[in-house]
RNA sequence: GGGCCUGUGGCCUAGUCUGGCAAAGGCGCUACUCUGAUAAGGUAGAGAUCCGCAGUUCAAAUCUGCGCAGGCCCA
Numbered sequence: 001g002g003g004c005c006u007g008u009g010g011c012c013u014a015g016u017c018u019g020g021c022a023a024a025g026g027c028g029c030u031a032c033u034c035u036g037a038u039a040a041g042g043u044a045g046a047g048a049u050c051c052g053c054a055g056u057u058c059a060a061a062u063c064u065g066c067g068c069a070g071g072c073c074c075a
Stems, first nucleotide, its partner, number of pairs: 001074007010027004020058001029045005051067005
């Protein structure tokens, strides 16, 4: 230098193929409950506008372009 893949709460992942309920689940966290107490369990809650910018569209996490970061391969 060239090609491919990945990027979504604090962490892990689904959703992207086929654009459409203003993003789902697990762990963790907070409060309450339960217990003599702790753990486990139960109830409720907070937390991501989806790596950035631009474009297409009535509508973009999802499509396109250019970047950024990480990984793999080729030279």
RNAcentral holds the sequence, with entries from ENA.
This is a predicted structure of a 75-nucleotide RNA (transfer RNA) from a Nanobdellota archaeon.
Taxonomically the source falls in Nanobdellota (Archaea, Nanobdellati).
Model confidence (mean pLDDT): 82 of 100.
It matches the Rfam family "tRNA". Rfam classes the family as a transfer RNA.